[in-house]
Context: one part of a larger RNA
RNA sequence: ACCAGGGAGUGUGCCUGUCUGGCAAGUCUAACACGAGCAUCGUGGAAGGCGUAGGGAAACCGAUACGGCCGCAGUCUUCGGACCAGGGCCACCGUGUUCAAGCGCGGGGAGUCAGACGGGCACGACCCGAAACCGAGUGAUCUACGCGAGGGCAGGGUGAAGCGUGGCGAAAGCCACGUGGAAGCCCGCUAGGGGUGGUGUCCUACAAUACCCUCCCGUGACCCGCGCGUAGGGGUGAAAGGCCCAUCGAACUCGGCAACAGCUGGUUCCAGUCGAAACAUGUCGAAGCAUGACCUCAGCAGAGAUAGUACGCGAGGUAGAGCGACCGAUUGGGAGACCCGCCUCCGAGAGGAGUCGGCCUCCCUGUCGAACUCCGAACUUGCGUACGUCGUAGAAGCUGGGAGUCCGGUGUCCCGGGGUAAGCUUGGGCACCGUGAGGGAGACAACCCAGAGGUAGGUUAAGGACCCCAAAUGUGGAUUAAGUGCGACCGAAGAUUGUCUCGAGCCCUAAACAGCCGGGAGGUGAGCUUAGAAGCAGCUACCCUCUAAGAAAAGCGUAACAGCUUACCGGCCGAGGUUCGAGGCGUCGAAAAUGAUCGGGGCUCAAAUCCACUUCCGAGACCUACCAGUCCUCACCAGAGGAACCUCGUAGACUGGCGUUCUGUACGGGUGGAAGCACGGGUGAGAACUCGUGUGGACCGCACAGAAACGAAAAUCCUGGU
Numbered sequence: 001a002c003c004a005g006g007g008a009g010u011g012u013g014c015c016u017g018u019c020u021g022g023c024a025a026g027u028c029u030a031a032c033a034c035g036a037g038c039a040u041c042g043u044g045g046a047a048g049g050c051g052u053a054g055g056g057a058a059a060c061c062g063a064u065a066c067g068g069c070c071g072c073a074g075u076c077u078u079c080g081g082a083c084c085a086g087g088g089c090c091a092c093c094g095u096g097u098u099c100a101a102g103c104g105c106g107g108g109g110a111g112u113c114a115g116a117c118g119g120g121c122a123c124g125a126c127c128c129g130a131a132a133c134c135g136a137g138u139g140a141u142c143u144a145c146g147c148g149a150g151g152g153c154a155g156g157g158u159g160a161a162g163c164g165u166g167g168c169g170a171a172a173g174c175c176a177c178g179u180g181g182a183a184g185c186c187c188g189c190u191a192g193g194g195g196u197g198g199u200g201u202c203c204u205a206c207a208a209u210a211c212c213c214u215c216c217c218g219u220g221a222c223c224c225g226c227g228c229g230u231a232g233g234g235g236u237g238a239a240a241g242g243c244c245c246a247u248c249g250a251a252c253u254c255g256g257c258a259a260c261a262g263c264u265g266g267u268u269c270c271a272g273u274c275g276a277a278a279c280a281u282g283u284c285g286a287a288g289c290a291u292g293a294c295c296u297c298a299g300c301a302g303a304g305a306u307a308g309u310a311c312g313c314g315a316g317g318u319a320g321a322g323c324g325a326c327c328g329a330u331u332g333g334g335a336g337a338c339c340c341g342c343c344u345c346c347g348a349g350a351g352g353a354g355u356c357g358g359c360c361u362c363c364c365u366g367u368c369g370a371a372c373u374c375c376g377a378a379c380u381u382g383c384g385u386a387c388g389u390c391g392u393a394g395a396a397g398c399u400g401g402g403a404g405u406c407c408g409g410u411g412u413c414c415c416g417g418g419g420u421a422a423g424c425u426u427g428g429g430c431a432c433c434g435u436g437a438g439g440g441a442g443a444c445a446a447c448c449c450a451g452a453g454g455u456a457g458g459u460u461a462a463g464g465a466c467c468c469c470a471a472a473u474g475u476g477g478a479u480u481a482a483g484u485g486c487g488a489c490c491g492a493a494g495a496u497u498g499u500c501u502c503g504a505g506c507c508c509u510a511a512a513c514a515g516c517c518g519g520g521a522g523g524u525g526a527g528c529u530u531a532g533a534a535g536c537a538g539c540u541a542c543c544c545u546c547u548a549a550g551a552a553a554a555g556c557g558u559a560a561c562a563g564c565u566u567a568c569c570g571g572c573c574g575a576g577g578u579u580c581g582a583g584g585c586g587u588c589g590a591a592a593a594u595g596a597u598c599g600g601g602g603c604u605c606a607a608a609u610c611c612a613c614u615u616c617c618g619a620g621a622c623c624u625a626c627c628a629g630u631c632c633u634c635a636c637c638a639g640a641g642g643a644a645c646c647u648c649g650u651a652g653a654c655u656g657g658c659g660u661u662c663u664g665u666a667c668g669g670g671u672g673g674a675a676g677c678a679c680g681g682g683u684g685a686g687a688a689c690u691c692g693u694g695u696g697g698a699c700c701g702c703a704c705a706g707a708a709a710c711g712a713a714a715a716u717c718c719u720g721g722u
Base pairs, nucleotide, nucleotide: 001722002721003720004719005718006717011123012122013121014120015119016118017117018116019115020114021113022112023111026050027049028048032044033043034042035041054061055060064091067090068089069088070087074083075082076081092107093106094105095104096103097102126266127265129263133256134255135254136253137252138251144230145229146228147227148226150224151223152222153220155187156186157185158183162179163178164177165176166175167174168173192217193216194215197213198212200211201210232248234244235243236242269657270656271655272654273653274652279292280291281290282289283288294404295402296401297400298399299398300397304390305389306388308387309386310385311384312383313382314381315380316379320375321373322372327369328368329367332364333363334362335361336360339358340357341356343354344353345352346351408433409432410431411430412429413428415427416426417425418424438449439448440447453627454626455625456624457623458622459621463617464616465615466601467600468599472614474613475612476611477610478609479608485603486602494588495587496586498585499584500583501582502581503580504579505578506577507576515572516571517570518569519568521545522544523543526540527539528538551566554565555564556563628647629646630643631642632641633640634639658711660708661707662706663705664704665703667701668700669699676695677694678693679692680691681690682689683688
């Protein structure tokens, strides 16, 4: 891992609701007793419980046995209506409060017992699961420390004290040589003990701590055998929370024990109807719970309800706008009176004059505000009316049983608030996912199309039509040359004589623009300055002549000249030229980590982009046919007819079925072959049922009831097998 078998809402008591049954103003027995064919059962047993009266803290007081009206179902009807159980509205009564008024609770009899089912509480309480806590014991044969009496340490080196001899010294003493043999001394694969580095080998190992190399200690705080002692909140510890028998931040064994778990996982057959929530409030609350909102089921009751649209009458202060309408902010200029300040001038001073600045008023001019408003929509909303829609197949409403939910998410709009931003966070509206399948978007919860009862046939939607891949390499026009691009997947500021389109100004057959050919002169080397200054260092001036035209020179150049161009003119040529602006598609800007790519191949008058058009493909959508379910009518069933045009669905509520084991009552099958097993056939929407053959060799089934240790794929489930 697979297979088989096992494996999870149960039992008792109490409360509560629904259904069924018994009796009913009552109802039921409990313990116990007696009987019997003896755990069952039958009979007895009202002690007691609940109910029959409430109100009040209490003292205490104490109710309609029906008075009126309406009226559903129903009954009757002369179709006008009448009666009207239950029901509703009044009236009345009891009691408490109370000066009173009023208000609270109650009143015109339905309960009780049993059974089944739903739910609640207490218990192990659907099942499995801790880390822990407590008690009583067992452990120092491992290890820690201590105590007792024992055992062990090749060889070599160094050479302390002491001692001897010699020398020196007045002495104390010192020095040298020798002797001596100390040391938690040195070397050491002696024995023995340890465990540094390789972060080597091994890492289902040789081994639940090993192997190899290397390394440390090796006469000491040394190592070892034996015996003894210290015990679990305790020991021991040269102290690491180390060690206390492969167990230690509190050992192990058994018990309390099925500890508790608001936490994780799991929870077993089929089908039908409806179908959520992830919000609010409270919470030692935030992974929980309760109540409400939302879902479901049942009952009561009996006629109206209102999502949509329009109109009428009201409500609102947002968007916008405005601010010589308030509050607050805010640009520049002009004019003017008082006051204040710096500076300047006059004056001996007091003071005066003036520019500038501040403040105030007026005029012109330029702007703003979530917490400004003289204004003011769309829109939303209350009431009413009309249309529409729903409703006696029972709406709206009311009462009760059962839930689930309390981590939500995305898109869009908006307005938002916070944040540089975020697949960010926190609110509001709508939609969707959640709980929604199908088609498209390469793949892709929430984007586009579209809401799936079943089986068929057809038509379309979104999106597409070269091949992968169903459908025109369709038609007409234009753009792009960058593989730009090829329907989300980026691309900025800025730059661009890439190219296309549009507009405007100016020049042009009296010849434009560009190019080529020629001229580009003279007074004069203008004057000044200067070594020089000749068009071209600098200063001043910038005239005149000949001309088709040619500067007192726009640039290069020379020491200065020279020289080369330009302006300007002529000729050749012959049709547009030039400048600015706008738009389309491109280009640059453009950098990321394993190999790239539009889904791929590939595509260039396109298979790219824009405009227009035709045809086709394409879903569970739509249409058609049949079938199933739901509801209604006729109906005892069977069946027939009809309707809504209803039937996606997680949590969840409700309903109907299938199967297993056993029991009861009937009825059946079986050695002429039961159950089981194997392989085939058939039926049903399904759980399942049934038939045949073989095997097998003795039990088995149907119907109606009843009772359950009743259904397996999951729980790192348990046991076994492979």

A computed fold for a 722-nucleotide part of an RNA from Salinigranum rubrum, annotated as large-subunit ribosomal RNA, domain II. Taxonomically the source falls in Salinigranum (Archaea, Methanobacteriati, Halobacteriales, Haloferacaceae). Its Rfam family is "Archaeal large subunit ribosomal RNA". Its family is annotated with ribosome and structural constituent of ribosome in the Gene Ontology.